[in-house]
RNA sequence: AGAGUUUGAUCCUGGCUCAGGAUGAACGCUGGCGGCGUGCCUAAUACAUGCAAGUCGAACGAGGGGUUCUGGAUCUUCGGAAAAGGAACAUCCUAGUGGCGAACGGGUGAGUAACGCGUUGGUGACCUGCCCCGAAGAGGGGGAUAACAGUUCGAAAGGACUGCUAAUACCCCAUGAGCUCGCGAGAGUUAGAGAGCUUGCGAGGAAACGGAGAAAUUCGCUUCGGGAGGGGCCUGCGUCCCAUCAGCUAGUUGGCAGGGUAAAAGCCUACCAAGGCGAUGACGGGUAGGGGACCUGAGAGGGUGGCCCCCCACAAUGGAACUGAAACACGGUCCAUACACCUACGGGUGGCAGCAGUAGGGAGUAUUGGUAAUGCGCGAAAGCGCGAACCAGCAAUGCCGCGUGUGCGAUGAAGGCCUUCGGGUUGUAAAGCACUUUUCGGGAGGAAGAGGAAGGACUGUACUCCCGGAAUAAGUCUCGGCUAACUGCGUGCCAGCAGCCGCGGUAAUACGUAGGAGGCUAACGUUAUCCGGAUUUACUGGGCGUAAAGCGCGUGUAGGCGGUUCGGUAAGUUGGACGUGAAAGCUCCCGGCUCAACUGGGAGAGGUCGUUCAAUACUGUCGGACUAGAGGAUGGUAGAGGGAGGUGGAAUUCCGGGUGUAGUGGUGAAAUGCGCAGAUAUCCGGAGGAACACCAGUGGCGAAGGCGGCCUCCUGGACCAGUCCUGACGCUCAGACGCGAAAGCUAGGGUAGCAAACGGGAUUAGAGACCCCGGUAGUCCUAGCCGUAAACGAUGUGAACUUGGCGUCGGUGGGAUUAAAUCCAUCGGUGUCGAAGCUAACGCGAUAAGUUCACCGCCUGAGGACUACGGCCGCAAGGUUAAAACUCAAAGGAAUUGACGGGGACCCGCACAAGCAGCGGAGCGUGUGGUUUAAUUCGUUGCUACACGAAGAACCUUACCUGGGUUUGACAUAUAGGUUGUAGGGAACUGAGAAGGGACCGACCCUUCGGGGAGCCUAUACAGGUGUUGCAUGGCUGUCGUCAGCUCGUGUCGUGAGAUGUUCGGUUAAGUCCGCUAACGAGCGCAACCCUCGUCGUAUGUUACAAGUGUCAUACGAGACUGCCGGUAAAAAGCCGGAGGAAGGUGAGGAUGAUGUCAAGACGGCAUGACCUUUAUAUCCAGGGCUACACACACGCUACAAUGGUCUGUACAAUGGGUAGCCAAGCCGCGAGGCGGAGCCAAUCCUGAAAGCAGGCCUCAGUUCAGAUUGCAGUCUGCAACUCGACUGCAUGAAGCCGGAGUUGCUAGUAACCGCAGGUCAGCAAUACUGCGGUGAAUACGUUCCCGGGUCUUGUACACACCGCCCGUCACGUCAUGGAAGCUGGCAACGCCUGAAGCCGGUAUCCUAACCCUCACGGGAAGGAGCUGUCUAAGGUGGGGUCGGUGACUGGGACGAAGUCGUAACAAGGUAGCC
Repeated sequence: AGAGUUUGAUCCUGGCUCAGGAUGAACGCUGGCGGCGUGCCUAAUACAUGCAAGUCGAACGAGGGGUUCUGGAUCUUCGGAAAAGGAACAUCCUAGUGGCGAACGGGUGAGUAACGCGUUGGUGACCUGCCCCGAAGAGGGGGAUAACAGUUCGAAAGGACUGCUAAUACCCCAUGAGCUCGCGAGAGUUAGAGAGCUUGCGAGGAAACGGAGAAAUUCGCUUCGGGAGGGGCCUGCGUCCCAUCAGCUAGUUGGCAGGGUAAAAGCCUACCAAGGCGAUGACGGGUAGGGGACCUGAGAGGGUGGCCCCCCACAAUGGAACUGAAACACGGUCCAUACACCUACGGGUGGCAGCAGUAGGGAGUAUUGGUAAUGCGCGAAAGCGCGAACCAGCAAUGCCGCGUGUGCGAUGAAGGCCUUCGGGUUGUAAAGCACUUUUCGGGAGGAAGAGGAAGGACUGUACUCCCGGAAUAAGUCUCGGCUAACUGCGUGCCAGCAGCCGCGGUAAUACGUAGGAGGCUAACGUUAUCCGGAUUUACUGGGCGUAAAGCGCGUGUAGGCGGUUCGGUAAGUUGGACGUGAAAGCUCCCGGCUCAACUGGGAGAGGUCGUUCAAUACUGUCGGACUAGAGGAUGGUAGAGGGAGGUGGAAUUCCGGGUGUAGUGGUGAAAUGCGCAGAUAUCCGGAGGAACACCAGUGGCGAAGGCGGCCUCCUGGACCAGUCCUGACGCUCAGACGCGAAAGCUAGGGUAGCAAACGGGAUUAGAGACCCCGGUAGUCCUAGCCGUAAACGAUGUGAACUUGGCGUCGGUGGGAUUAAAUCCAUCGGUGUCGAAGCUAACGCGAUAAGUUCACCGCCUGAGGACUACGGCCGCAAGGUUAAAACUCAAAGGAAUUGACGGGGACCCGCACAAGCAGCGGAGCGUGUGGUUUAAUUCGUUGCUACACGAAGAACCUUACCUGGGUUUGACAUAUAGGUUGUAGGGAACUGAGAAGGGACCGACCCUUCGGGGAGCCUAUACAGGUGUUGCAUGGCUGUCGUCAGCUCGUGUCGUGAGAUGUUCGGUUAAGUCCGCUAACGAGCGCAACCCUCGUCGUAUGUUACAAGUGUCAUACGAGACUGCCGGUAAAAAGCCGGAGGAAGGUGAGGAUGAUGUCAAGACGGCAUGACCUUUAUAUCCAGGGCUACACACACGCUACAAUGGUCUGUACAAUGGGUAGCCAAGCCGCGAGGCGGAGCCAAUCCUGAAAGCAGGCCUCAGUUCAGAUUGCAGUCUGCAACUCGACUGCAUGAAGCCGGAGUUGCUAGUAACCGCAGGUCAGCAAUACUGCGGUGAAUACGUUCCCGGGUCUUGUACACACCGCCCGUCACGUCAUGGAAGCUGGCAACGCCUGAAGCCGGUAUCCUAACCCUCACGGGAAGGAGCUGUCUAAGGUGGGGUCGGUGACUGGGACGAAGUCGUAACAAGGUAGCC
């Protein structure tokens, strides 16, 4: 620091995803040790049990124990022992009174959006127990009460009454200041003062002379002043989300008086006033303890607030006060509520968010452990108490450290895995040898922490020494890319994986497994969450023409910003100093644990902070001045700018009349319609409404919407010119207000034309459309509403700056002119092309999308969604504001190359046209489909399958079927063993045959003579497979297409894909050539080179023949090149014509097939990977089948006849083939053929050419046409012609009389017609195929159309490329969501009713020791109880608010496999599309 993912590829935009770090974690697998941390994030749910706050006997009475003394009942062994009682003690214990503590420490985060917290100040508005310092004091008196005793109630908890008693408990009086209060005076402080100081007068108000001690003394008590530490209150600033929360507020805001508090204050009450808060976000809703800090990040930020520290809040829920220095109190009180427990049913008790622990919840979080130190409380102290704290236990929960050995060790062992079978890898890894002992086990010693002689929880721990033995100790995840790491097998869109892209449909580096490899390591992965990457909310640091994004336009408020100059000020700003920013943490330095983690010390950093001093450039502010911004005055100019009122002609329609007759109208073609009741057409007259041709122009005006005949009136704005005036008066603009096309709405008019809806006619599969005939709202006017448009330049407004060219509109100045046109300069508008620059590109370019400034609006993946709900507006339609769940990994912009288009241009081809001959109809042959069959083997299937593989199925072939055999096999190789009358041949016999059987015959090579090789047999490896996959392949082939294309190097252009070259103008058969040209060259193709044919020459001459020639054959040459002439052309390429020539513009034909396309064909020609099979899918044999036959198609043959048939005669080829062959003459047979044997290994021999020509017959008919079919008789091949051969003779003599729609071939020696040969082959189903020659035409105007192709261009939402893409309804399933009669719950308020405890107030009833009066009774003061009032928790009730859940039914949405219907969009998408 980046990477993957949209595309065929590219650039951009943009989202999603990954690599990093972190955690109070959890889960999976695994697990040796130690140190240091950490450990209920969920139910602030409920809690059994134990413990967590006591202490003081030196405050007090009392009780009990102990010891000593005494005492002596009683017992006695006569020594003594010993109860009750009494006294004493520096003795012990403690229920109670009393004091201090219990408000700390510990827990939790529910509540709280707040002066709660943080930070800075204030307190002149305050408090402070214990502690410290200082000053002073403690005189006199009094009455009670617990404990206790007795009685008594109650189950208990707990009381009640009577009686006794003490105090450092309580009360009264005195004294009393520098204390408090009241009234004054003064100086000074202060922002101003009430504080404080000095001073006068008056009033008020303390105490325990207690405890200990022999005493000294000490601990206490009271008042005052001060301090330290702690706290209360106030305050500036900072402190989450929602505006779909916009208005809130009645103690509310302020004042006066009173109350209240430690203290200011509406804190509370009464009265008075009507204020206070709010877009700088009040009020409301949601969420949340805050901070130091922690995680992340380069930082700015973002996220978090567990452990530790500070603050706050809370203690089952709610309320309340009491005590106290402090509480409205976690382990106190009272009340209410819920829950739980006890109960004798009357009544009571309780509060783990203390430490352990239990249940529950949950993915999930520990022991009912110990007590030395530290700290805290009490105490004079000893000490006691403390789940605070320190330790230990549990947990890999985190961080850190250590170990599981170290060295040598190649035969590179065995085994595993892979393999091209050679080997490779695991791998120095192991084994083996040597060594070590961290750890582990055993034994011995043994701390510090620990003060102070003893006392140590941890702990016999850390640590040290000795002994033993490699011993006790390795896993986990991954291996397609991102991302380090690859092979085999299994599986076969299954099982599964997956963070994203995506893998899996028979060769998966992606699933599972094995081997190997990579990463990390006592851990490793996964999940969850946060930051990062993400500049993807952009302050640092983004954008808005087309990707998301400029409000439709203006006026203008708040706000933001603001020209030149001088002076003041110092708020912002800048610098210095001081204070503060707790500790911990962080960074650096230095130390301590063996290191590290951890920890100690020091320094530094950390701020929107406060005070103060200084500076004055800029900004602000105050004052003065200026004129360049802005505005005004003056004089001109142009204009469809707006409003109102008039007025004009053309045209359409309608009405009246005339002329006139049969149609008219409309369309692609028609029809509906109109018309003999007189249309259309034409002429005259009239009516009415709407719109204004020409002028008219990327011309003008307006802010935009928009504005168009002419005239008049009213009215807004703009521009130009030069002088004068004001003197920054300006720019922008959230809210607000106004304007705002069309359609639509309300009311009233109006209505000629046009025209939604609607009716009809067509079209169509349908036609709810496009086309046609009609036609109502509407379009028009008046008044009002609506408030939206692709309201677009898809470009906010204003200002400044930045090379130019060419137009146009309105001015002004100048030159010129009679006047113009025209030219120069300048200002304002409006266009176009372009520089720099910008931009992803397209493009923009002084009218910016350039360079800057000011202000506003808006955007943040696609869909859901220009939607829902809520608010506001509207008569309605609807508008505006505007989400979420859910789904996807894209959606998108620009440009590129292709492909495609019912887009365009140009060109070519037997493509059409013009011709000739056919096919399609018949019969037959052949192939295919289908059907049939035991099998009818297999492949091929639009062109590019179908007389194709097959250049030849009777057996064989043969792959198929039936049946019969064989199993190392019909065939190959290797090893081992065996075999010498061996291998091989093989009669008779059996069998359908394979085969069995074996008489008999009978070998070969080398040899060192032993044998070896070959053969045969047996066994093991293996053979074999026309079994599968042409979608695993090689090589081969078809097709586009013999079409003219396809590319490369360098250069150039472009960010890039790519482009250029290869386009363009000509030309060509051709990317052929020429010209031009940011291209210049080159390659594969084209052409040429090669072969054949055509002319000539030379050489040769086996065969040929006319016998010495060159017809002929072979070989080598020549010849043709637009070379020559004329025309044309750009005077290029070339084209046209001509000459010569055997041949003329490629002379004719062939071979030759670019890059690529079709996963085209073929595993059954061959080869070959993988899979399958191995007594069978191999192999042998016999027979059958491939030859079937209602049918359909394809390729052919023969015909339908007279341009013919038939008979007789007769003429002329070429290519080829031939020894298991071709076969002559001659003879036989009607013939097929037979006999025969000459010649020929072939220019030597063999192989009748036919059409043609000459003559005869036939005479238009199913024929003397045609020959199918069938019968009989034969020939030949072959082991064998039944299924199933060909041929011959005789006989038979079918369909067929020129072929529908449609369709094929061919442009010259071609088509057509005619025969000949060859391959395959024993023979042949060949009419096929490949060649050969003979005879030998017609036509081409031309490129509109059909088909195919090429080039350029255009559009594209296609790229599997139009057989593409894709939309909507419907049907089915799943999911989330809106509405909804209702049902139901939460929350916060409000009205009314009831109203506990408690504080405060009242009180006429009751009670009362201290003080006062009184001799006393009694009374007073004061207090209490009861009653009562205000407040009030809570409860009840009521109508609303708000947020949820659920809901018959219903609305749309998303997704889902090949469902249904159509074809809307993308090409002119077949009616341009869209708003």